[in-house]
Context: one part of a larger RNA
RNA sequence: CGUUAGAACAAUUGCGAGGACGGAUCUCUAGUACGAGAGGACCGAGAUGUACGAACCUCUGGUGCAUCUGUUGUCAUGCCAAUGGCAGUGCAGAGUAGCUAUGUUCGGUCGUGAUAACCACUGAAAGCAUCUAAGUGGGAAACAUACCUCAAGAUUAAUUGUUCCAUAAAAUUCCAGGGAGACUACCUGGUUGAUAGGGGGAGGGUGUGAGUCCCGUAAGGGAUUGAGCCUAUCCUUACUAAGAAAUUUUUCGA
Numbered sequence: 001c002g003u004u005a006g007a008a009c010a011a012u013u014g015c016g017a018g019g020a021c022g023g024a025u026c027u028c029u030a031g032u033a034c035g036a037g038a039g040g041a042c043c044g045a046g047a048u049g050u051a052c053g054a055a056c057c058u059c060u061g062g063u064g065c066a067u068c069u070g071u072u073g074u075c076a077u078g079c080c081a082a083u084g085g086c087a088g089u090g091c092a093g094a095g096u097a098g099c100u101a102u103g104u105u106c107g108g109u110c111g112u113g114a115u116a117a118c119c120a121c122u123g124a125a126a127g128c129a130u131c132u133a134a135g136u137g138g139g140a141a142a143c144a145u146a147c148c149u150c151a152a153g154a155u156u157a158a159u160u161g162u163u164c165c166a167u168a169a170a171a172u173u174c175c176a177g178g179g180a181g182a183c184u185a186c187c188u189g190g191u192u193g194a195u196a197g198g199g200g201g202a203g204g205g206u207g208u209g210a211g212u213c214c215c216g217u218a219a220g221g222g223a224u225u226g227a228g229c230c231u232a233u234c235c236u237u238a239c240u241a242a243g244a245a246a247u248u249u250u251u252c253g254a
Stems, first nucleotide, its partner, number of pairs: 001153001006164007016150004022050001024048005034039001052107005060101004067094005072087006111145003118138004165253001170248004174190005195241003198237005203231004211224005
């Protein structure tokens, strides 16, 4: 821009497009059919679990330059103590959320249609025979469906519902943001408010803070104390910030 008379919101149809379809072992049938024996099935039923794919983070782990702790050197806060800076995040040990695989869960099925090779029925030309010439069946992971995803720019531009009427319904700029994200877009909110921060609580991480007291000559140990510190998760709470304003749409749609 179009979708032939407007706009917003929501729900559909499916022209069509894409994805998927894999493989193995074991058990039963059955040591049966078959075979002199050796050996050893079709068909059918069940189990295991591989490769592949999708989603997810409860578990097992990884990461985790948020976090907590230990510790070396050095500098600083006048000194002790306690802290902070730098040294690859100084190094090391753990680790929530998030992200993640090697982790967890799930998936391929069944069925239908028309068929291929092939197997058939009836059956003449050709008194027989013949699956074929007329006619009628069966038959494959292939084809079309079925399953999953997208899908009306499908210009053949589809359908349905609700709302609105000029100070419209609504949308945007703008603002608080993230489940989204390069930007944009998308999504959640904007006081008729839990959107972010802060406060309170829960859960979680680290591992027993500082100070004081006791024991020890001291390094240290013990008590107060599962302490202190922290928190990306959850619940709650308007304390702070979502101010103020502007813009767009505008033939009631033959």
The part of an RNA shown here (large-subunit ribosomal RNA, domain VI) has 254 nucleotides and comes from Candidatus Abawacabacteria bacterium RBG_16_42_10. Rfam family: Bacterial large subunit ribosomal RNA. Its family is annotated with structural constituent of ribosome and ribosome in the Gene Ontology. The coordinates come from a structure-prediction model, not an experiment, and the mean pLDDT is 82. The RNAcentral record of the full RNA draws on ENA and SILVA.